Small-subunit ribosomal RNA, 5' domain from an uncultured bacterium, 504 nucleotides, folded computationally. Model confidence (mean pLDDT): 85 of 100.
[in-house]
Context: one part of a larger RNA
């Protein structure tokens, strides 16, 4: 100077920011991811027709199936010295759901399930038999340019190899409806499937850069290469049989400590040193360890499974549970907020929409925690009151400060008025009766902190007597202390002033 701050004393207002730095310690309660009925079944309800069997519509549910979503957005920094970031390349060794363009295509079958029906078991989570049903569910067939692998063989590339084009032969892989409309032929839309390219997105290889310590000098068995296999979107000792015996190291390996990087932030002319809060990119993790499913995408924070600490519920036989989501609670601590509005705007999911959902967000509260800006009044007013201090008793200071006139209205109370933020013709505002405007009223409601021996701006006076204190350094204090303390003065900063912590 600068702080995520804390403490003492103090306190009017407003902007905009910030707000658990410690226990990645446990958590009560609400919320924080659901949507589609225009994918199917079904329950409920009316309403229409009936040949009373039944059949057709319209609303509603979101239970069940099935779809996309829950890999985003939110939170934290435990861990980790690593290709984990940064930066620059390379992948002829790779994926990619929705999106954008283009080209081809959607045939004809078939089996089963949940819901339901029935009966059953358990305190309960939750389950079982039995029957029978629908799908954009799931299985064969078929067709298949073009894709995929394989052979032959041509050309163009290249960096190793699996890269581009064209040939010609084998083999394998497809698919779904739904809605409006209709002159019933068909048509529009949103959908499926197979394929090129795209953008975005993810993976993977790599030069090079950023911490301490040699009181850590040797290290390493999948180690370091090969072959052959496996396994991956895919390259590799990634893995796993065998053969070789290498690989790294004082250019500091190993090992121990510490820590997320990082754009950037403080500092400082600079060069640099310290830091990594808010914001933004990245990694990482989700009660501690592990694991694989599903899927375009995960080893998945509010999915499952095992094991293990813990809490909870049990009818003792079993179960549930994970705030490092937004509030909140306890604890720990010098220390850090409301169990608040609205989904109006921005954006996200799903839906053809209308809409539903979003503690992302937009906002309001709460804290002088920081930066900024404003007030606390203006003008006049004595050779100068009263009141204290102080005095060589004359006076001096406080000090035009104050009463007293006069004026003002920043702010305040109190009325009216009253938005942008809304896009697209209308409608649609949480904030919000808010910000701002205009009237009235009345100096009315609003100043401490610190420090005055020298550094250093600011002095006297009394009480204390090396006491009681004070102190950043230097050092006051043992009877006249500008150094204690306490007054009157002064001095400097202002809604703040000191102090302590940490950094330049």
């Nucleotide at each position: 100077g600068a702080u995520c701050a804390a403490c003492g004393c103090u306190g009017g207002c407003g902007g905009c920011g910030u707000g658990c730095c410690u226990a990645a310690u446990g958590c009560a309660u609400g919320c924080a991811a659901g949507u589609c009925g225009a994918a199917c079944g079904g329950g409920g309800u009316c309403c229409u027709c009936u040949u009373c069997g039944g059949a057709g519509g319209g609303c509603u549910c979101a239970c069940g199936u099935g779809g996309c979503g829950g890999a985003c957005g939110g939170g934290u920094g435990a861990g980790g010295a690593a290709c984990a970031c940064g930066u620059g390349g390379c992948c002829a060794a790779u994926c990619u759901g929705c999106c954008c363009a283009c080209c081809g295509g959607c045939a004809g079958g078939g089996g089963g399930u949940a819901g339901c029906c029935c009966g059953c078991g358990g305190a309960a989570a939750c389950g079982c038999g039995g029957g029978g049903u629908a799908a954009u569910u799931c299985c064969g067939u078929a067709u298949g340019a073009u894709c995929u692998u394989c052979c032959c063989g041509a050309u163009c590339g290249a960096g190793u190899g699996g890269g581009g084009u064209g040939g010609g032969g084998a083999a394998g892989c497809a698919a779904a409806g739904g809605u409006c409309c209709u002159u019933c032929g068909g048509g529009g839309c949103c959908g499926c499937c197979g394929g090129u390219g795209g953008a975005g997105g993810a993976g993977g290889c790599u030069g090079c850069g950023g911490c301490c310590g040699a009181u850590u000098a040797g290290u390493u068995a999948g180690u370091u290469g090969g072959u052959g296999g496996g396994g991956u979107a895919a390259c590799g000792g990634c893995c796993u049989a065998c053969c070789a015996a290498g690989g790294c190291g004082a250019u500091g390996a190993u090992c121990g400590g510490u820590a997320g990087c990082u754009g950037g932030u403080c500092u400082g002319a600079g060069a640099g040193g310290a830091c990594g809060a808010u914001c933004a990119g990245c990694c990482a993790c989700a009660c501690g360890g592990g694991g694989a499913c599903u899927g375009a995408g995960a080893c998945a924070c509010g999915g499952c499974c095992c094991c293990g600490a813990c809490u909870c519920c049990u009818a003792c036989g079993g179960g549930a549970g994970g705030c490092a989501g937004c509030a909140g609670c306890a604890a720990g601590g010098a220390a850090u907020u409301u169990u608040c509005c609205g989904c109006a705007a921005u954006g996200g999911g799903c839906g053809a929409a209308a809409g539903c959902c979003u503690g992302a967000c937009g906002g309001a509260g709460c804290a002088a925690c920081g930066c900024c800006g404003c007030g606390u009044g203006c003008g006049g007013g004595a050779u100068g009151a009263c009141g204290c201090u102080u005095u060589u008793c004359g006076g001096a200071g406080u000090g035009u400060a104050a009463a007293c006139c006069g004026c003002u209205g920043u702010u305040c109370g109190g009325g009216g008025g009253g938005a942008c933020g809304a896009a697209g013709c209308a409608c649609u505002g949480a904030c919000g009766g808010u910000a701002c405007c205009c009237c009235c009223g009345g100096a009315g409601g609003a100043a401490g902190g610190c420090c005055c021996g020298g550094c250093u701006a600011a002095c006297u006076a009394c009480g204390u007597g090396c006491c009681a204190g004070c102190a950043g350094c230097c050092g006051c204090g043992g009877u006249a202390a500008u150094a204690c303390g306490u007054a009157g003065g002064g001095g400097u900063c202002g809604a703040g002033c000191g102090u302590u912590g940490u950094c330049c």